[in-house]
Context: one part of a larger RNA
RNA sequence: UUGGGCGUAAAGCGCGUGUAGGCGGUUGUUUAAGUCUGAUGUGAAAGCCCGGGGCUCAACCCCGGAAGUGCAUUGGAUACUGGUAGACUUGAGUAUGGGAGAGGAAAGUGGAAUUCCGAGUGUAGGGGUGAAAUCCGUAGAUAUUCGGAGGAACACCAGUGGCGAAGGCGGCUUUCUGGACCAAUACUGACGCUGAGACGCGAAAGCGUGGGGAGCAAACAGGAUUAGAUACCCUGGUAGUCCACGCCGUAAACGAUGGGUACUAGGUGUCGCGGGUAUUGACCCCUGCGGUGCCGCAGCUAACGCAUUAAGUACCCCGCCUGGGGAGUACGGUCGCAAGAUUAAAACUC
Numbered sequence: 001u002u003g004g005g006c007g008u009a010a011a012g013c014g015c016g017u018g019u020a021g022g023c024g025g026u027u028g029u030u031u032a033a034g035u036c037u038g039a040u041g042u043g044a045a046a047g048c049c050c051g052g053g054g055c056u057c058a059a060c061c062c063c064g065g066a067a068g069u070g071c072a073u074u075g076g077a078u079a080c081u082g083g084u085a086g087a088c089u090u091g092a093g094u095a096u097g098g099g100a101g102a103g104g105a106a107a108g109u110g111g112a113a114u115u116c117c118g119a120g121u122g123u124a125g126g127g128g129u130g131a132a133a134u135c136c137g138u139a140g141a142u143a144u145u146c147g148g149a150g151g152a153a154c155a156c157c158a159g160u161g162g163c164g165a166a167g168g169c170g171g172c173u174u175u176c177u178g179g180a181c182c183a184a185u186a187c188u189g190a191c192g193c194u195g196a197g198a199c200g201c202g203a204a205a206g207c208g209u210g211g212g213g214a215g216c217a218a219a220c221a222g223g224a225u226u227a228g229a230u231a232c233c234c235u236g237g238u239a240g241u242c243c244a245c246g247c248c249g250u251a252a253a254c255g256a257u258g259g260g261u262a263c264u265a266g267g268u269g270u271c272g273c274g275g276g277u278a279u280u281g282a283c284c285c286c287u288g289c290g291g292u293g294c295c296g297c298a299g300c301u302a303a304c305g306c307a308u309u310a311a312g313u314a315c316c317c318c319g320c321c322u323g324g325g326g327a328g329u330a331c332g333g334u335c336g337c338a339a340g341a342u343u344a345a346a347a348c349u350c
Stems, first nucleotide, its partner, number of pairs: 003322004007304002012318001014201004021194003025088003030083002033081002035077008049065006091191001092188004096183003103177007110154001115149007125136002162169002206247006215241002220236004258317006266295011299306002323350003332343004
C1' cells in the first nucleotide's frame, strides 16, 4: 500500500463558518467526453502458449502460427455518468401569522447572607476540634439592636425542564441582537450535502496593562496529629477568584459515539406548537410535527450493551488508527511576552 477498523481494546479534529475538491432530486432535448461495440495501423527480436522439425532422447536449437489485456486513427450505439440549452417541485430557501426559551451583548436595579466600621444594651468568655492548641477578648469580645460601607453570588421557583454549534447559559427591568419550532397558503426553482487548507469561537488555570478586593483561597506562617507529616484537621493568609482591554488555545473540551440523507416492531414519561372529539371550565381521550428521557423486538456486538436520538440496514463527504516502551519526547518548522501549544521521528529495547 491493500485490507480491516475507530462507544469501552489503537483510532471521531473541542466546536462552527466556509474555499478548492468529492458526491448530488424529477423530466424530456441535444452532444458523444467517460462507457459499450466494429474496422485499420501499431504493439522489434528473443521469451511464454500451440503445431511441426533437428541433435539416439531430453535440456537445447530451428521453422510457422497464435497471443500480446495497450496506444492511435476512424465508423457506429446512447441505457447510465458528464457537458449544453430548457422544464418541474418533493430537496433547499424566502415571504405571512403565532407562541416557547438561564441563546448572546450593553445599561440599570433588588433583597437575603458573609465581612468590616460607628453607636446602644451587656459581661467573661468566645472560637475551634476526635480531643486540643495556635487565635480573638476586661484597651469590653462572643451575643443582641440600630445605622453605615463594600464586594461577590443570586435561596425558593428548579424539573434525566429549557436554550445554544461547542465551550457554556439561572434575581429583576429595559434596549440591541442570533437561532430553532408550529400552522396555513404564496413564491424562487436543485440554489443541495460534505469539506483538505483557511478563518472564527473556545471551561478552568496562566500571562500583560489598569482598576477592584467582601467571602473563599494555591504559595506561605503558626497550632495539632504522627516514628516522621514538606499532608489530611485547626487558626491566619498572598497571588488568584471579580471588572475593562489584549494574549494563551488547552481539558475525562465525554454521549469517551464526525456530519448529511433514506429506510427498519412497539410501549411509556416529559417540553414546545397544532388538528379533532368533548364539554363549553381547565382537564380527559384520539391524532400531526419538532425536541428530550426511560424500557424493549428484529438486527448488530468479543462481551457489556446499542436499539426510529442506532452501536441496525445502505449511500455520500471529511478526520483518524496500524504491537508495548522509547514518546506525544528529541530535532527542525510555525505560533506565543512567557508558561508553553502545534506539527512530529529515530536509535535502542521487549